A computed fold for a 475-nucleotide part of an RNA from a metagenome, annotated as small-subunit ribosomal RNA, 3' major domain. The full RNA is in RNAcentral, with records from SILVA. Its mean pLDDT, the model's own confidence on a scale to 100, is 82.
Context: one part of a larger RNA
RNA sequence: UGACGGGGGCCCGCACAAGCGGUGGAGCAUGUGGUUUAAUUCGAUGAUACGCGAGGAACCUUACCUGGGCUACAAUGCCUCUGCCAACCCUGGAAACGGGGCCUUCCUUCGGGACAGAGUGCAAGGUCUGCAUGGUUGUCGUCAGCUCGUGCCGUGAGGUGUUGGGUUAAGUCCCGCAACGAGCGCAACCCCUAUUCUUAGUUGCCAGCACAUAAUGGUGGGGACUCUAAGGAGACUGCCUCCGCAAGGAGUGAGGAAGGCGGGGAUGACGUCAAAUCAUCAUGGCCCUUACGCCCAGGGCGACACACGUGCUACAAUGGACGGUACAAAGGGUUGCGACACAGCGAUGUGAAGCCAAUCUCAAAAAGCCGUUCUCAGUUCGGAUCGGAGUCUGCAACUCGACUCCGUGAAGUCGGAAUCGCUAGUAAUCGCAGAUCAGCCAUGCUGCGGUGAAUACGUUCCCGGGCCUUGUACA
Numbered sequence: 001u002g003a004c005g006g007g008g009g010c011c012c013g014c015a016c017a018a019g020c021g022g023u024g025g026a027g028c029a030u031g032u033g034g035u036u037u038a039a040u041u042c043g044a045u046g047a048u049a050c051g052c053g054a055g056g057a058a059c060c061u062u063a064c065c066u067g068g069g070c071u072a073c074a075a076u077g078c079c080u081c082u083g084c085c086a087a088c089c090c091u092g093g094a095a096a097c098g099g100g101g102c103c104u105u106c107c108u109u110c111g112g113g114a115c116a117g118a119g120u121g122c123a124a125g126g127u128c129u130g131c132a133u134g135g136u137u138g139u140c141g142u143c144a145g146c147u148c149g150u151g152c153c154g155u156g157a158g159g160u161g162u163u164g165g166g167u168u169a170a171g172u173c174c175c176g177c178a179a180c181g182a183g184c185g186c187a188a189c190c191c192c193u194a195u196u197c198u199u200a201g202u203u204g205c206c207a208g209c210a211c212a213u214a215a216u217g218g219u220g221g222g223g224a225c226u227c228u229a230a231g232g233a234g235a236c237u238g239c240c241u242c243c244g245c246a247a248g249g250a251g252u253g254a255g256g257a258a259g260g261c262g263g264g265g266a267u268g269a270c271g272u273c274a275a276a277u278c279a280u281c282a283u284g285g286c287c288c289u290u291a292c293g294c295c296c297a298g299g300g301c302g303a304c305a306c307a308c309g310u311g312c313u314a315c316a317a318u319g320g321a322c323g324g325u326a327c328a329a330a331g332g333g334u335u336g337c338g339a340c341a342c343a344g345c346g347a348u349g350u351g352a353a354g355c356c357a358a359u360c361u362c363a364a365a366a367a368g369c370c371g372u373u374c375u376c377a378g379u380u381c382g383g384a385u386c387g388g389a390g391u392c393u394g395c396a397a398c399u400c401g402a403c404u405c406c407g408u409g410a411a412g413u414c415g416g417a418a419u420c421g422c423u424a425g426u427a428a429u430c431g432c433a434g435a436u437c438a439g440c441c442a443u444g445c446u447g448c449g450g451u452g453a454a455u456a457c458g459u460u461c462c463c464g465g466g467c468c469u470u471g472u473a474c475a
């Protein structure tokens, strides 16, 4: 100087408390461990691994296993030689690959080039080492810290500044002070959102005026309104009051769409964990070179006495079933979205308008509301599992896809010890969309809106963190 303390003081955080809803029990989905296996490819392992890399494992992917095949190669640059090769056809084969047949290239500035084959070497290729690395990332932590120049103090390591008194979300700001300044962080500048004005008016809108219809902004028209999207305004403790020597701040009120950082996002200091990644990529080194490389078929990554994590669905009446009816936002669409009509109980099929989309379409929002029914049961709860029949995607759904219909109808009656999330348009609950994608194992992830709470006395305690101080046989 740090680190540590079941030392002290001050302060903060869904850290506790106060509340609401979960997990832990059940079934299933998914990841992991273990076991098994020819292989169950590899990585990630307290917090900071475990619906993680993977935002799509039937083949491919694919790295693994078994079997078959290639050795200048599946792809690439250079060198030498040749002019054919490819496609197509026949044949062996599961395919890769092997054998045979047909055929005898194109451009040219005549130097050569393109393409193909043969040869030889430099090389190519390789998913080893994250404890050799770059780049990227997690975490402490959006915590308020981390430092420097000059000066001063100390023999020196170092200190001071950065401590103290107030204050703040903040090393935020002020006062004081052997310090005076500065940098990286904080804040602000950026984006979305809440109010309003101006401009603009199609594909959006329809108040007033007409037209038409069974009905609809459907048509003429209009720019008022909504909206769209570009530019402004607006919030600054500015005003009032209070605390205070002052600085500074707090409280309350007014005005206001919004009030004291208005609400979200992006943004992550010096560093820590030899943290993660050589399997995105790049790269030093090491190792393989008729194989640890490459091609192909099939299998595996999907196994299953078991254990754990994360989820979904439930155990019902604030509910289930049936009928009727209302209101979103944000997205996607030409190898696509597909209205509408017909067929089918249905998944879907057949035909097909429109739309490269504020125009057409996916599209039905669901919870909600209004009726009817069930009457507390392992049930008209719950839907696992299994049998049968189908649809779709795709070369192909046996291993191993999703969906539909009929039948079947398991566990489960609110979950031990323990443990998690959340402070407001939040939790809870309800649906919608997208990426990846032929299809889909999505209950995942990322967004979007609808309905919409309870509670916070407080900081003694648990956990983590910040500042000062104290002890130390630790570094």
Stems, first nucleotide, its partner, number of pairs: 001475002003472003007469007015459002019422005026313008034304002042053002064299007077122002079119005088101005105114003125288002128285002133282002135277003138273001140271001145184006151160003164175003190265004195233007205222002209220003236259001239253001241250003302441001315415001319374007331362003336355002340351004381412001386407007428451007